[in-house]
RNA sequence: AUUUCAUCAAGAGCGGUCGAGGGACGGGCCCUACGACGCCGCGGCAACCGCUUCUGCGAAGAAGGUGCCAACGCCCGAGCGAUGAGGA
Numbered sequence: 001a002u003u004u005c006a007u008c009a010a011g012a013g014c015g016g017u018c019g020a021g022g023g024a025c026g027g028g029c030c031c032u033a034c035g036a037c038g039c040c041g042c043g044g045c046a047a048c049c050g051c052u053u054c055u056g057c058g059a060a061g062a063a064g065g066u067g068c069c070a071a072c073g074c075c076c077g078a079g080c081g082a083u084g085a086g087g088a
Base pairs, nucleotide, nucleotide: 002087003086004085005084006083007082008081013042014041015040016039017038021031022030023029025077026076027075028074043069044068045067048065049064051061052060053059054058073080
C1' cells in the first nucleotide's frame, strides 16, 4: 500500500520548545504572535487487542500494545477520512 469487520454526538490538559500557519481534501466556519500546528516531558481519557477478577452470558478493572485529549469526523460534500482488530 490493499482488503474485511467494528467504531467515530460521550470523555480527557498542563509545562517546556519552536516560530506561522493549523483544523486530511473542496466550500464554509473557526483556532492562532495573549504563540497556534508540530515536537518533548508529565498528566489524563477510553476500553479495540491483550491481561486480571467474577463459574459463564455478560460485567468490572486498568500495571501491557495501540489510539485519543478545541469545536458532533467542527459543518456541508465526495468513489472521503481516521483509529483498532483481522485477512491475503
SAM riboswitch aptamer (S box leader) from an Actinomycetes bacterium, 88 nucleotides, folded computationally. Rfam family: SAM riboswitch aptamer (S box leader). From the family's description: The SAM riboswitch is found upstream of a number of genes which code for proteins involved in methionine or cysteine biosynthesis in Gram-positive bacteria. Model confidence (mean pLDDT): 85 of 100. The sequence was found by an Rfam model in a public genome assembly.